Model confidence (mean pLDDT): 85 of 100. This is a predicted structure of a 477-nucleotide part of an RNA (small-subunit ribosomal RNA, 3' major domain) from a metagenome. Rfam family: Bacterial small subunit ribosomal RNA. The full RNA is in RNAcentral, with records from SILVA.
Context: one part of a larger RNA
RNA sequence: UGACGGGGGCCCGCACAAGCGGUGGAGCAUGUGGUUCAAUUCGACGCAACGCGAAGAACCUUACCUGGGUUUGACAUCCGCCGACAGCCCUAGAAAUAGGGUUUUCCCCGCAAGGGGACGGCGAGACAGGUGCUGCAUGGCUGUCGUCAGCUCGUGUCGUGAGAUGUUGGGUUAAGUCCCGCAACGAGCGCAACCCUCAUCCUUAGUUGCCAACAUUGAGUUGGGCACUCUAAGGAAACUGCCCCGGUUAACGGGGAGGAAGGUGGGGAUGACGUCAAGUCCUCAUGGCCUUUAUAUCCAGGGCUACACACGUGCUACAAUGGACGGUACAAAGGGUAGCAAUGCCGCGAGGUGGAGCUAAUCCCAAAAAGCCGGUCUCAGUUCGGAUUGGAGUCUGCAACUCGACUCCAUGAAGUCGGAAUCGCUAGUAAUCGCGGAUCAGCACGCCGCGGUGAAUACGUUCCCGGGCCUUGUACA
Numbered sequence: 001u002g003a004c005g006g007g008g009g010c011c012c013g014c015a016c017a018a019g020c021g022g023u024g025g026a027g028c029a030u031g032u033g034g035u036u037c038a039a040u041u042c043g044a045c046g047c048a049a050c051g052c053g054a055a056g057a058a059c060c061u062u063a064c065c066u067g068g069g070u071u072u073g074a075c076a077u078c079c080g081c082c083g084a085c086a087g088c089c090c091u092a093g094a095a096a097u098a099g100g101g102u103u104u105u106c107c108c109c110g111c112a113a114g115g116g117g118a119c120g121g122c123g124a125g126a127c128a129g130g131u132g133c134u135g136c137a138u139g140g141c142u143g144u145c146g147u148c149a150g151c152u153c154g155u156g157u158c159g160u161g162a163g164a165u166g167u168u169g170g171g172u173u174a175a176g177u178c179c180c181g182c183a184a185c186g187a188g189c190g191c192a193a194c195c196c197u198c199a200u201c202c203u204u205a206g207u208u209g210c211c212a213a214c215a216u217u218g219a220g221u222u223g224g225g226c227a228c229u230c231u232a233a234g235g236a237a238a239c240u241g242c243c244c245c246g247g248u249u250a251a252c253g254g255g256g257a258g259g260a261a262g263g264u265g266g267g268g269a270u271g272a273c274g275u276c277a278a279g280u281c282c283u284c285a286u287g288g289c290c291u292u293u294a295u296a297u298c299c300a301g302g303g304c305u306a307c308a309c310a311c312g313u314g315c316u317a318c319a320a321u322g323g324a325c326g327g328u329a330c331a332a333a334g335g336g337u338a339g340c341a342a343u344g345c346c347g348c349g350a351g352g353u354g355g356a357g358c359u360a361a362u363c364c365c366a367a368a369a370a371g372c373c374g375g376u377c378u379c380a381g382u383u384c385g386g387a388u389u390g391g392a393g394u395c396u397g398c399a400a401c402u403c404g405a406c407u408c409c410a411u412g413a414a415g416u417c418g419g420a421a422u423c424g425c426u427a428g429u430a431a432u433c434g435c436g437g438a439u440c441a442g443c444a445c446g447c448c449g450c451g452g453u454g455a456a457u458a459c460g461u462u463c464c465c466g467g468g469c470c471u472u473g474u475a476c477a
Stems, first nucleotide, its partner, number of pairs: 001477002003474003007471007015461002019425005026316008034307002042053002064302007073127001077126002079123005086103007106117004129291002132289003138285002140280003143276001145274001150189006156165003169180003195268004200236007209226003214223002239262001242256005318418001322377002325374004334365003339358002344353003384415001389410007431453007
């Protein structure tokens, strides 16, 4: 100087407390451990691994296994020779591939001969290749402490020196934020602001959007209009600016006015010096090592989907604030031409048929759901719950056996609110309800977004956890 303390002081955080809803019990989904297996590819392991890499494992993917092939190679550059490439058919085969037959004859220069280019075949070797090892050789990227308020430097001063001072102290703040004081005076990286978005108003613009007045229609449908909504570009607005009180006349704090918004207005992006030899050599890049008829590469099939069990994360429930039925209302944000697909017709349905319209404020996906209205069920393992299984189908795709999703009929399991323990959340939040998107042929209870309905509680900081500043002890560095 740090680190640590079941030392002290001050302070903060959904840290506790106060509340609301869960997990832990059930069934299923998903990840992991374990076990099994020819293989169940690999990585990730307290927080910070475990719906994680994977924003899509039937083939492919794919790295694993079994079997069948290839060896200048699936891919790149160079050399020589030959031929455009390529398509179709037959045979063998699971295919890769091998053999045979047949059709066809590229581009540029040039009269031609010939030369060059792309592509393919054969040959020779330089070389290719490796998701092989090492993240404890590395770059890059990322997680975490933590959006915590800290981390440092120059000069000066003090100290033999390590170092100290500044950065400590008194106030204050979300903040090393600001004020005052001070052997310090300044500065940098952080904080804040500048950026995006939401909330108010104005201006500009008025189609594909909108409709107050007039006419019209089944319908903003059409005429008309751009006031309103909205859209999207620019601007205004919030600064403790104003008033009162407290405070040291300061910083600032409490209250109030006006205002759409008030003291950082809500949300986002933004992550200092560093820590964990944290994670990643399987995104990529890369040193070294290893491999080279194999640890490379092609193909078929299988596996990654196994199952006594254990754990994590979720979904659906156990019901009446509910289930089922009929009627009826209101979103936002997105996506769509190898696409989204309306009206109609067929089917109980998944879906089929057909194809208007749309390169989209125009058309479509599209039904929002919870909600509201009406009657029904009457507390039961039930008209709750939907697992499981049988049958029949639909769709995608070369192909749904291993191993897809969905539909219909039948079946109708566990489950009556969950032990010890444990998680999230402070407001348009929790809870609850549906909608969209990426990936994607198909496949979502996951993920990322969107809106609808919309709470309870916070006395307080003694205690648990994590953190910041000062101080104290130390046989630790």